The RNA shown here (Group I catalytic intron) has 224 nucleotides. Model confidence (mean pLDDT): 79 of 100. Of the family's consensus pairs, 88% are formed in the model. Its Rfam family is "Group I catalytic intron". Rfam 15.1 lists 5,602 matches to the family in 1,395 species. For this family Rfam cites "Self-splicing of group I introns" (Cech, Annu Rev Biochem, 1990). Rfam describes the family as follows. Group I catalytic introns are large self-splicing ribozymes. They catalyse their own excision from mRNA, tRNA and rRNA precursors in a wide range of organisms. The core secondary structure consists of 9 paired regions (P1-P9). These fold to essentially two domains - the P4-P6 domain (formed from the stacking of P5, P4, P6 and P6a helices) and the P3-P9 domain (formed from the P8, P3, P7 and P9 helices).
[in-house]
RNA sequence: ACGCAGCUUUCUUAGGUAACUAAGGAAUGAUAACGAGGUGAAUUGUCUGGAAACCCUAACGGUUCAUGCCGAGGGCGAUCAGCAGCCAAGCUUUGUAAGGAAUUACAUUGAAGGUUCAGAGACUAUCCGCAAGGAGUACUGUUUAUACGAGAUAAAUGGGAAGCGCCUCGCACCCCACCCGAAAGGAGGGUGAUGAUAUAGUCCACGCCAUUACGAAAGUAUGG
Numbered sequence: 001a002c003g004c005a006g007c008u009u010u011c012u013u014a015g016g017u018a019a020c021u022a023a024g025g026a027a028u029g030a031u032a033a034c035g036a037g038g039u040g041a042a043u044u045g046u047c048u049g050g051a052a053a054c055c056c057u058a059a060c061g062g063u064u065c066a067u068g069c070c071g072a073g074g075g076c077g078a079u080c081a082g083c084a085g086c087c088a089a090g091c092u093u094u095g096u097a098a099g100g101a102a103u104u105a106c107a108u109u110g111a112a113g114g115u116u117c118a119g120a121g122a123c124u125a126u127c128c129g130c131a132a133g134g135a136g137u138a139c140u141g142u143u144u145a146u147a148c149g150a151g152a153u154a155a156a157u158g159g160g161a162a163g164c165g166c167c168u169c170g171c172a173c174c175c176c177a178c179c180c181g182a183a184a185g186g187a188g189g190g191u192g193a194u195g196a197u198a199u200a201g202u203c204c205a206c207g208c209c210a211u212u213a214c215g216a217a218a219g220u221a222u223g224g
Stems, first nucleotide, its partner, number of pairs: 007029001008027008034170006044084002047082004054075004060071004085115003091110001094107005119204001121203005126135003139159008171192005179186002208224003212221003
């Protein structure tokens, strides 16, 4: 944003008592979309499928006197999914140990969720504060010095840090067949968007140059 997704309104189908949810179609426009605490692991595979917008056009099909246009094809790719393996906290199964017990610890198992899925990628994910901001921890760039094989150590200086996931609790609003209640309601259920195909942070990459390879080109790979 030229695109896509989400929300809103409405229709259809399915589930539900209902609130509402899921899938599909249409329309409209930006009204609304809460707070606290905990978790921070896996991050693998010459894995697989889909994809808008954008870029290209040699060959092929249609059309034209022709440029071209359309189809078709190629590229890039916002991103949507799947398989195997693996994984933190919490929950589930089973077992072992401790204990009088409640329970706790460890292992195991399963579901949800995550990883797979960053601009190629690497590493890390603090403290104070309501906030503005401050500190300067993890991590890390640069410079200098030292002795040197890669690299290391020291000093100076620069940058400087988590969820929109999951778990627990709360708050606001809505529903009520079964249970409780005369009812309201309770218990219980539902709603509070999308952004994590890398969020925060630091590196790095890309951008630039080179020509080599493939290509008609877009472009891809490689080196600096």